[in-house]
Context: one part of a larger RNA
RNA sequence: GGUGUAUGGUGGAUGUCUUGGCAUCGAGAGGCGACGAAAGACGUGGUAACCUGCGAUAAGCUCCGGGAAGCUGGUAAACGAGCGUCGAUCCGGAGAUUUCUGAAUGAGGAAACUCAAUCCCAUUAACGUGGGAUUACCUGCCAGUGAAUUCAUAGCUGGUAAGGAGCGAACGUGGUGAACUGAAACAUCUAAGUAACCACAGGAAAAGAGACAGACAUGGAUUCCGUAAGUAGAGGCGAUCGAAAGCGGACAUAGCCCAAACCAGGAUUCGUCCUGGGGUUGCGGGCGCCUUGAGCAGUUACAAAACCUAGCCUAGCGGAAGCUUCUGGAAAGUUGCACCAAAGAGGGUGAUAGUCCCGUAUGCGAAAGGCAAAGAUCUGCGUUGAGAGGCGUACCAGAGUAGCACGGAGCUCGUGGAACUCCGUGUGAAACCGCCCGGCCCACCGGGCAAGGCUAAAUACUCCUCGAUGACCGAUAGUGAACAAGUAGGGCGAUUGAACGAUGAAAAGCACAGCUACUAGCUGAGUUAAAAGUACCUGAAACCAUACACUU
Repeated sequence: GGUGUAUGGUGGAUGUCUUGGCAUCGAGAGGCGACGAAAGACGUGGUAACCUGCGAUAAGCUCCGGGAAGCUGGUAAACGAGCGUCGAUCCGGAGAUUUCUGAAUGAGGAAACUCAAUCCCAUUAACGUGGGAUUACCUGCCAGUGAAUUCAUAGCUGGUAAGGAGCGAACGUGGUGAACUGAAACAUCUAAGUAACCACAGGAAAAGAGACAGACAUGGAUUCCGUAAGUAGAGGCGAUCGAAAGCGGACAUAGCCCAAACCAGGAUUCGUCCUGGGGUUGCGGGCGCCUUGAGCAGUUACAAAACCUAGCCUAGCGGAAGCUUCUGGAAAGUUGCACCAAAGAGGGUGAUAGUCCCGUAUGCGAAAGGCAAAGAUCUGCGUUGAGAGGCGUACCAGAGUAGCACGGAGCUCGUGGAACUCCGUGUGAAACCGCCCGGCCCACCGGGCAAGGCUAAAUACUCCUCGAUGACCGAUAGUGAACAAGUAGGGCGAUUGAACGAUGAAAAGCACAGCUACUAGCUGAGUUAAAAGUACCUGAAACCAUACACUU
């Protein structure tokens, strides 16, 4: 030096546990903000570092309700001083206060700071000081004033509006719009109208009541799911992309309103315009004539507001039934004999408890605030005709529109035989004997009525609240974060970003003594079931040491 055994040290694996996560389901809520938000800075406690709460009324103030004997938040004890059955602390509802920054809004500004003006109040002999309110911009409405320019208008000034502004996880609509990549290279193509950025909105959004789809039959707004179907088709016919009708469901007794003709009133620059009635369709409406005719509808569209209540949410309350023997530190284990059960879900208690505690089944409960079906009150229209039918007339039915040409885009459709839909530039109709469509085009046949608008539900999502569940994780896992976590630390910065859980049933956290280099450590003694001794459950391996054996 090596090997082996043993005993220790170091180390923190493993086992067990869970305060924290993850996922799904159901219900709620789906916004907050100039009445100053979200997010912060600084303060605030008797002693106060961080967290939590709060705001100079500062771990709080007032009222209403619940509740109960203790309380002065947590880490976290201690001391001090107090409060409370005259009901505190605590829980729910409503209110008050709410520094400074921040859209930040009196002006400025390197956020949490600086400096003002006007009016009012307090104080001062005065100067001054302190306090309160107002003072940004834009838009709508109202008013005053008022140029070039007579009236007027612009402009300016003031008043007024819970008007706008900013924030917010995803979902939505619209605008702009990549590349890596794939094509085994690459250019059309793909990735993909994706990512990203921007604008705007809502609790959903968007879409939506046929100028539809289809096929010679029909269906009857939109949306979503399944299927049709990886079909029809597109495609350097490569890579790949990829429908629709129909059928089956979800939802659903959802459809409506304008413009115009015509009538009345008003205005008029005599061109026309405004208001009200009327009317809204695909065999329609107006106008003229004829016949019939009394109730109808409603708050999500179609006009619009209020009252009221069942019920629910935001605190809570009642809630059955057990003792014993033995072991043990401890009984819930064991033994014996009982009991409850609309409750034998679950958790806690010194080991495994239906009957010890919290609960559970079940029943009950709101002064205040919020949500709220249904109903009635109520509201609107109607005998001056709601609604329905017939005959005639030919007045009306969305124009720089449709179409066309050129250039593009969207559709399964990459220019193709390329319809259809939508943009840009140019051109440019018809008028119900009309117009559009049915995949070039023409005819026949069929379907529909563009160029105005509104519309619930079925659908998407979850920053957030409540409840439930898990062949989800169990501290290198599960969130990055069970711990001071978006913390410590890194970076000029945009940003990046950890690690750290467990004494014991209970601190009973080792009084006292001895050694000593004297707040370390050790030895006694004591606590405890056990030292498990705040480097604390268990305590593997690597690594280190000591003793012994063998060996070189």